[in-house]
RNA sequence: AAUAUAUAGUGGCAAACUACUCGAAAGGGUAAGGGCGCAAAACUAUAGGGGCUACAGUACAUUUGUUACUAUGCCAGCCAGUUGCAAAA
Numbered sequence: 001a002a003u004a005u006a007u008a009g010u011g012g013c014a015a016a017c018u019a020c021u022c023g024a025a026a027g028g029g030u031a032a033g034g035g036c037g038c039a040a041a042a043c044u045a046u047a048g049g050g051g052c053u054a055c056a057g058u059a060c061a062u063u064u065g066u067u068a069c070u071a072u073g074c075c076a077g078c079c080a081g082u083u084g085c086a087a088a089a
Base pairs, nucleotide, nucleotide: 012038013037017033018032019030020029021028022027036077042082043081044080048079049078050075051074052073057069058068059067060065
């Protein structure tokens, strides 16, 4: 110096749920509460994979659909890529 991730320290993030709020929804935001957990629960979403939603559109059916398809919408706390603190064997 690099790798690995036992242990320890300094710290970090913050699930469900609640309040308010944005959104058609999935889901997101808050100088809020809360703490399930996480060694990357940091960053990256058309141009890696996978998953979720379907306003609008198209098709079908009809008298109006509890139908189907469709994402440059959403999820990184699904896998993944990139970066990073401390620190044994």
Predicted 3D model of an 89-nucleotide RNA (c-di-GMP-I riboswitch aptamer) from Lottiidibacillus patelloidae. Lineage of the source: Bacteria > Bacillati > Bacilli > Bacillaceae > Lottiidibacillus. The prediction has a mean pLDDT of 81. Of the family's consensus pairs, 90% are formed in the model. The RNAcentral record of the sequence draws on Rfam.